[in-house]
Context: one part of a larger RNA
RNA sequence: GAAUGAACGCUGGCGGCAUGCUUAACACAUGCAAGUCGAACGAACGCCCUGGCUCUAGUGGCGCACGGGUGCGUAACGCGUGGGAAUCUGCCCUUGGGUUCGGAAUAACUUCUGGAAACGGAAGCUAAUACCGGAUGAUGACUUCGGAGUAAAGAUUUAUCGCUUCCAGAUGAGCCCGCGUAAGAUUAGAUUGUUGGUGGGGUAAUGGCCUACCAAGUCUACGAUCUUUAGCUGGUUUGAGAGGAUGAUCAGCCACACUGGGACUGAGACACGGCCCAGACUCCUACGGGAGGCAGCAGUGGGGAAUAUUGGACAAUGGGCGCAAGCCUGAUCCAGCAAUGCCGCGUGAGUGAAGAAGGCCUUAGGGUUGUAAAGCUCUUUCAGUUGGAAAGAUAAUGACGGUACCAACAGAAGAAACCCCGGCUAACUCCGUGCCAGCAGCCGCGGUAAUACGGAGGGGGUUAGCGUUGUUC
Repeated sequence: GAAUGAACGCUGGCGGCAUGCUUAACACAUGCAAGUCGAACGAACGCCCUGGCUCUAGUGGCGCACGGGUGCGUAACGCGUGGGAAUCUGCCCUUGGGUUCGGAAUAACUUCUGGAAACGGAAGCUAAUACCGGAUGAUGACUUCGGAGUAAAGAUUUAUCGCUUCCAGAUGAGCCCGCGUAAGAUUAGAUUGUUGGUGGGGUAAUGGCCUACCAAGUCUACGAUCUUUAGCUGGUUUGAGAGGAUGAUCAGCCACACUGGGACUGAGACACGGCCCAGACUCCUACGGGAGGCAGCAGUGGGGAAUAUUGGACAAUGGGCGCAAGCCUGAUCCAGCAAUGCCGCGUGAGUGAAGAAGGCCUUAGGGUUGUAAAGCUCUUUCAGUUGGAAAGAUAAUGACGGUACCAACAGAAGAAACCCCGGCUAACUCCGUGCCAGCAGCCGCGGUAAUACGGAGGGGGUUAGCGUUGUUC
């Protein structure tokens, strides 16, 4: 000098655009953050009334694996980059077929009943795109190549939407490898499923992934193992560059969801607002037993130098469901708060010498503050008041918002501070103090003439900021 997610002190007019728990992955009151479909199904209440409408508890489908948060763990194929073969892929696109005949249940509901509650139990009844069986069936899968054997679901406003199977694609995901990716040797040996093989199991798939047997290997001073620290990257910052430091916001990947473990469902999870078990903590209880998980958005306590509203809207963009109308969406878009940062603007302009008064200095003549003020002549940006008023929306639909913007009106009116002045380093005098009080980034000032302390006048610098502190180059 540059930078900052900054903080502190003094000060503070406006706007635009950004940014805002870096600390306790500490604990959380309250509200909201994931639903939707009646064009899959039976039923109840209600309305009109004789076949319709509305509404939804339940069965069923899809979604809840996205979006949003955080950085605990991880020194690793985790990430970056470049390759690879032994894989799966709901919705979507493309191609060729099929969509036949039956059956048995069950929730809801009714009755009885247990429990304080959470939540159940028994009997009876009923439907489906829920469940099961038969048929058919290949170019699909298996095969000893002879065969064996495998699917489906309907709905409706009659135009479609579905269902099943196959080929191919797209998208997404899993797996393997080369190279790169922090410090310590005051960590030198580490390893027994360890290293390899064979058989088997398991997986969508390769593989000690698992298992039985066999062999004794494998890694390591080109740093194994151990310890400490840490999410990685695009980037950011500094620098002429090389390099150093860093990884907030935004984007990609990874990991996690009170702590630890486990699987279920599913195309996809070993699942933040799902389930089970154990633990700690909090709450309810009739003491028998139950409920919970903000590292979602707000908000509270706590910690801290320090970081915001328990706001509006689905209008736009996008997502889920639905044929659609639409519903949901703390994603998102906006508004609120904060000089936290960057950028822009203003706090007036011209004229004005009796060089006024006052202040300060003085060699007492004067000098300086200083065209500065006053006075005179103007202007009205911003703020203010009044009126009008968008784009963002392609037919409808605008939270923002009567906002941006435009016009009129009034009046210089409402709007300047902070630090410094010994040298480095731009800027000097007087008074007070007297190694005291104090200053200080370094050198150093102060013990009676202090340009270095404190005050004043004057001056220098930056400016809605200025200075200090921390951190990086």
Small-subunit ribosomal RNA, 5' domain from an uncultured prokaryote, 473 nucleotides, folded computationally. The coordinates come from a structure-prediction model, not an experiment, and the mean pLDDT is 88.